Predicted 3D model of a 114-nucleotide RNA (SAM riboswitch aptamer (S box leader)). Of the family's consensus pairs, 97% are formed in the model. Rfam family: SAM riboswitch aptamer (S box leader). From the family's description: The SAM riboswitch is found upstream of a number of genes which code for proteins involved in methionine or cysteine biosynthesis in Gram-positive bacteria. The coordinates come from a structure-prediction model, not an experiment, and the mean pLDDT is 79.
């Protein structure tokens, strides 16, 4: 790569300076944005958001050290993430006269095992 679990309606920069150049937001299809007033990737900065791992308190199981849940608080550390619900739809199902619900895939992102 790939398997496992969890999570995706909330939040926070369309942030500065440098490079680069013509496509970008999910391969694809439409739609919609976004982009030559420099997007989109990339490198330094420097703010800021969550709480996944984490710290810290407390209940509960266990005989017990541990551990496991489950709740509060917390941000020093390691990731992440800072336009638009993962932008919206495609496939199923449900409802329905004008666009409504649920699910699936697919992707992102943490944790953990090989």
């Nucleotide at each position: 790569a790939g398997u496992u679990u969890a999570u995706c309606a909330a939040g926070a920069g369309u942030g500065g300076c440098g490079g680069c150049u013509a496509g970008a937001g999910c391969a694809c299809u439409g739609g919609c944005u976004c982009g030559a007033c420099g997007a989109c990737c990339c490198g330094c900065c420097c703010a800021g958001c969550a709480a996944c791992c984490c710290u810290c308190c407390g209940a509960a199981g266990u005989g017990a050290c541990g551990c496991u849940u489950c709740g509060a608080a917390g941000a020093a550390g390691g990731u992440g993430c800072u336009a638009a619900u993962u932008c919206c739809a495609g496939c199923c199902c449900c409802a329905g006269g004008u666009g409504g619900g649920g699910g699936a895939g697919a992707g992102a992102u943490a944790a953990a095992a090989g």